Predicted 3D model of a 109-nucleotide RNA (SAM riboswitch aptamer (S box leader)) from Salegentibacter maritimus. Its mean pLDDT, the model's own confidence on a scale to 100, is 82.
RNA sequence: UCGUUAUCAAGAAAGGUUGAGGGAUUAGACCCUGCGACACCUUGGCAACCCUCCUGUAAUGGGAGAAGGUGCUAAAUUCUACUUCGCUUAUUGCGCAGAUAGAUAACAG
Numbered sequence: 001u002c003g004u005u006a007u008c009a010a011g012a013a014a015g016g017u018u019g020a021g022g023g024a025u026u027a028g029a030c031c032c033u034g035c036g037a038c039a040c041c042u043u044g045g046c047a048a049c050c051c052u053c054c055u056g057u058a059a060u061g062g063g064a065g066a067a068g069g070u071g072c073u074a075a076a077u078u079c080u081a082c083u084u085c086g087c088u089u090a091u092u093g094c095g096c097a098g099a100u101a102g103a104u105a106a107c108a109g
Stems, first nucleotide, its partner, number of pairs: 003107006013043005021032003026081004044073003049069002051065005077101001082098002085095003
């Protein structure tokens, strides 16, 4: 970097360094930010993908745990965009599902 599978409306903060933008990308909206954001470091925490234990099935599973490997710790992946369907005052708006893109994990090349 690419592929496969699964998940993505829950949850979880203090301190230090730095000093201006940041929220992945494009556009729009909205939001965070000199009361110090973003990033990095330390400590803590959350969660339970890998993992450990118990248990069950033809198979998928169910329950408990947190030492270790990741991850995460503003807002739904901040929201919308593309497609189908439903409703609608037929301009448009709302809702369901999906696609694309993205993030994370495990596996594989």